Predicted 3D model of a 163-nucleotide RNA (Lysine riboswitch aptamer) from uncultured Eubacterium sp.
[in-house]
């Protein structure tokens, strides 16, 4: 340079029963309360004093996350950021913005999990995500030989084979 394999270890990722938890919506009860009612504006022909909507409580409760064993696939596993592309969606019809899931690509960035704090998401103190920090860990260099110390990053490392 290039092929194969390989290791870090509460490792990563998907599957996931039963249960936990209790959001939207639903019924119900009490309160408030109209030119009102949506993420924003237009618009307004739907719906609302027979109570739309708002607030609280109970009752049940999808939908995202959570979930032991165990099984799959692996070690840039995986995650995330900017951009492009498409496909749904968020408000009674229409509409412009905006925001949200997923899929495909291009590039950056992060060696790992662990705890703290702050922020974002989200019914939630759970789970995720980002930013900071703290010690621990694994690997390489260089420095020391006594533990060790100080640096770097996976496009790295060790092994084996090829040119």
């Nucleotide at each position: 340079a290039u092929g194969u394999a390989g290791a870090g270890g509460c490792g990563c990722a998907a599957a996931g029963a039963a249960g936990a938890g209790g959001u939207a919506g639903u019924a119900c009860a009490u309160c408030u309360a109209u030119g009102c009612c949506g993420g924003a504006c237009c618009g307004g022909c739907a719906g609302u004093u027979u109570g739309a909507g708002g607030a609280u409580g109970u009752a049940u409760c999808a939908g995202g996350g959570c979930g032991g064993a165990u099984u799959u696939g692996c070690c840039g596993a995986a995650g995330u950021g900017a951009g492009a592309a498409g496909a749904c969606u968020u408000u009674a019809a229409g509409g412009u913005c905006a925001g949200g899931u997923c899929u495909u690509u291009u590039u950056g960035c992060u060696g790992g999990g662990u705890c703290u704090g702050c922020a974002g998401c989200g019914g939630a103190u759970a789970a995720c995500u980002g930013c900071a920090g703290a010690a621990c860990u694994g690997u390489c260099a260089c420095c020391a030989u006594a533990a060790g110390g100080u640096g770097g990053a996976g496009u790295g490392c060790u092994a084996c084979g090829u040119g």
Taxonomically the source falls in Eubacterium (Bacteria, Bacillati, Clostridia, Eubacteriales).